[in-house]
RNA sequence: ACACGACAAGGGCAACCCAGGCGCGAGCCUGGUACGCAAAGCCACGGGCCCCUCGCGGGCAGCCGAGCUACCGAA
Numbered sequence: 001a002c003a004c005g006a007c008a009a010g011g012g013c014a015a016c017c018c019a020g021g022c023g024c025g026a027g028c029c030u031g032g033u034a035c036g037c038a039a040a041g042c043c044a045c046g047g048g049c050c051c052c053u054c055g056c057g058g059g060c061a062g063c064c065g066a067g068c069u070a071c072c073g074a075a
Stems, first nucleotide, its partner, number of pairs: 004073002012037002017032006035062001041068002045065003048060004052055001
C1' cells in the first nucleotide's frame, strides 16, 4: 500500500414513529427518537421500485450492482 473486519479504541450515521415546515405527489428539510449500519460517506452510471403537470419530467443511495473517498488496526 492492497485486501480484510475484532466481545479492540475513539467515535459516526440514524429506520419506524412524533412535531414543525416545503412539494400536486413520490419525497425532502429541521428537532426529538433509535430499528439497525464497517462505508447507513458521496455518486442517479446500470437494474429495480415509486410519483406526476405524462416530458429530452421527477424521486428513492437504509433495494441490488458498479464507481470515487475515508477513521482504526486484532486475526
The RNA shown here (c-di-GMP-I riboswitch aptamer) has 75 nucleotides and comes from a Planctomycetota bacterium. The coordinates come from a structure-prediction model, not an experiment, and the mean pLDDT is 92. Its Rfam family is "c-di-GMP-I riboswitch aptamer". Rfam's curators write: GEMM was predicted in a large-scale screen for bacterial structured RNA regulatory elements.